[in-house]
């Protein structure tokens, strides 16, 4: 230097769970704790997976405005009805906005103990 790796020794890491903190969540940090790990060391480059705050759609409710809406007046007319003036937001519809609930899609979020790549590396044997 290369290859192989639990086989020796000295080391190392730390799943679930509990607790505490951060986060919308996935998940991450501290403490405890060990399921396991030859790299369960670092790294978000590739693949794969997780979450969906925000964005977006719909329902419901409130608020504001509004009309081929509603009320009144006058005129024309056989009537239906059209047009004009004026007022209203109670009912119906529409536009905007705020909130609640539910859902689809989506990462700039997350996973290195999902796999691969890259980098660094303890010990033993050849």
């Nucleotide at each position: 230097c290369u290859u192989u790796g639990c086989u020796c020794a000295g080391a190392g890491c730390a799943a679930a769970c509990c607790u505490u903190g951060g986060g919308a969540a996935a998940c991450c940090g501290g403490g405890g704790g060990a399921c396991g790990c030859a790299g369960a060391g670092c790294c978000a480059c590739g693949a794969g997976g997780c979450u969906a705050a925000a964005u977006u759609u719909a329902u419901c409710a409130g608020c504001a405005g509004u009309g081929c809406c509603c009320g009144c007046c006058a005129c024309g007319g056989a009537a239906g009805c059209a047009g004009g003036g004026u007022g209203g937001a109670a009912a119906c519809g529409c536009u905007g906005u705020u909130g609640u609930u539910a859902g689809u899609a989506u990462a700039c979020g997350c996973c290195a103990g999902u796999c691969g790549a890259g980098c660094c590396g303890c010990c033993a044997a050849a």
Predicted 3D model of a 126-nucleotide RNA (c-di-GMP-I riboswitch aptamer) from a Geobacteraceae bacterium. The coordinates come from a structure-prediction model, not an experiment, and the mean pLDDT is 80.